[in-house]
Molecule: transfer RNA
Organism: marine eukaryotic metagenome
RNA sequence: GCGAGGUAGCUCAGCUGGUUAGAGCGCAGGAUUCAUAAUCCUGAGGUCGGCGGUUCAAGCCCGCCUCUCG
Numbered sequence: 001g002c003g004a005g006g007u008a009g010c011u012c013a014g015c016u017g018g019u020u021a022g023a024g025c026g027c028a029g030g031a032u033u034c035a036u037a038a039u040c041c042u043g044a045g046g047u048c049g050g051c052g053g054u055u056c057a058a059g060c061c062c063g064c065c066u067c068u069c070g
Base pairs, nucleotide, nucleotide: 002070003069004068005067006066009025010024011023012022018056027043028042029041030040031039049065050064051063052062053061
């Protein structure tokens, strides 16, 4: 210097910029059980890496910075 990526504790979706940001696992509570596991129900948890810009509207587009991988 080039390419890919940074979204929940972890692994990742999200697309043409639009209505409330999601899934699985994990965590908490409940049901079930003699009890645990499994299973089922409910819930909490997010500055979408940071700053700025474009736009009526940005996780998504643009610039710079930063971190990870190649």